[in-house]
RNA sequence: GCCCGGAUGGCGGAAUUGGCAGACGCGCACGACUCAAAAUCGUGUGGGUAACCCCCAUGAGAGUUCGAUUCUCUCUCCGGGCA
Numbered sequence: 001g002c003c004c005g006g007a008u009g010g011c012g013g014a015a016u017u018g019g020c021a022g023a024c025g026c027g028c029a030c031g032a033c034u035c036a037a038a039a040u041c042g043u044g045u046g047g048g049u050a051a052c053c054c055c056c057a058u059g060a061g062a063g064u065u066c067g068a069u070u071c072u073c074u075c076u077c078c079g080g081g082c083a
Base pairs, nucleotide, nucleotide: 001082002081003080004079005078006077007076010026011025012024019066027045028044029043030042031041032040046056047055048054059075060074061073062072063071
C1' cells in the first nucleotide's frame, strides 16, 4: 500500500427486509429470607433534572430517504489476511 471483519449503557451482547434503540445476561443499588452471611427471590438500574410526557445517546462527519444501528461516501481506532 491492497483486501476482509468489527466499534451499541459500567461489561458482554440483541435489535426480522430501512419503521418503538438500550431486549437478555452479568455487575451494581435497595428490599425479602438468615443469629449473621452465602445462595435464592423481588424491585430498580443510559446520562442530566427537584420532577416530567423534557434533553442527550449506535466510533466521527456527510449523503440518500417521510424515516438509517441497518444503504452509499470519506475519515479514526481495533482484529485478521496479502504484498